A computed fold for a 179-nucleotide RNA from Oceanobacillus rekensis, annotated as Lysine riboswitch aptamer. Its Rfam family is "Lysine riboswitch aptamer". Rfam describes the family as follows. Riboswitches are metabolite binding domains within certain messenger RNAs that serve as precision sensors for their corresponding targets. Model confidence (mean pLDDT): 79 of 100.
RNA sequence: AGUAGGGAUAGAGGUGCAGAAACCAUCAGUACUUAUGUGGAGGAGAAUGAGAUCCUGCGAUAUAUAAGAAAAGGGGAAUUUGCCGAAGUAGAAGGAUACUCAUUAUCCUGAAGCUGGUUCUGUUAUUUAAUAAAUGCAGAAUUGUCAUAUAGAGAACUAUAUGGAGGGCUAUCAAAGCG
Numbered sequence: 001a002g003u004a005g006g007g008a009u010a011g012a013g014g015u016g017c018a019g020a021a022a023c024c025a026u027c028a029g030u031a032c033u034u035a036u037g038u039g040g041a042g043g044a045g046a047a048u049g050a051g052a053u054c055c056u057g058c059g060a061u062a063u064a065u066a067a068g069a070a071a072a073g074g075g076g077a078a079u080u081u082g083c084c085g086a087a088g089u090a091g092a093a094g095g096a097u098a099c100u101c102a103u104u105a106u107c108c109u110g111a112a113g114c115u116g117g118u119u120c121u122g123u124u125a126u127u128u129a130a131u132a133a134a135u136g137c138a139g140a141a142u143u144g145u146c147a148u149a150u151a152g153a154g155a156a157c158u159a160u161a162u163g164g165a166g167g168g169c170u171a172u173c174a175a176a177g178c179g
Base pairs, nucleotide, nucleotide: 002178003177007173008172009171010170011169014084016083017082018081019080020079023076024075032068033067034066035065036064037063038062042055043054044053046104047103048102049101050100051099087115088114089113093109094108095107096106097105116143117142118141119140120139121138122137124136125135126134145164146163147162148161149160150159151158152157
């Protein structure tokens, strides 16, 4: 000269990923409030059970009519912000849920693990007001990247095929082991 391994910086994939506030539709003429009836003893904001504390024959729960009448979550197209394990899922452990306890359920934070990206199909499963959307699973297509093989060419390049995974790939930098 060269060359492991580790580190740092900058990038690429593209209908690329996620967040935010405003707007729009849906949620829904639903919850809820008031009034008038029916009715006649229970009722109290995730469900069940127990307890505590309240409401209730001056009429509870429920139900009918009329008037008034939401919100959250999820979704949409654009804007904007941050980015390329972007992110999603999952879950050890923990916390919260309109009085307390117990068991479920829901929500939040979240280690390990899994998934390169996107699209479509499947009344397939979960969730939800929703056959919208999302996620999981299965299948198919497409795309980027690397490796291998073949072919063309002129090493880099292109095409085809097969396979792998993002702890990857490309480029650069400094030190340093070997030499």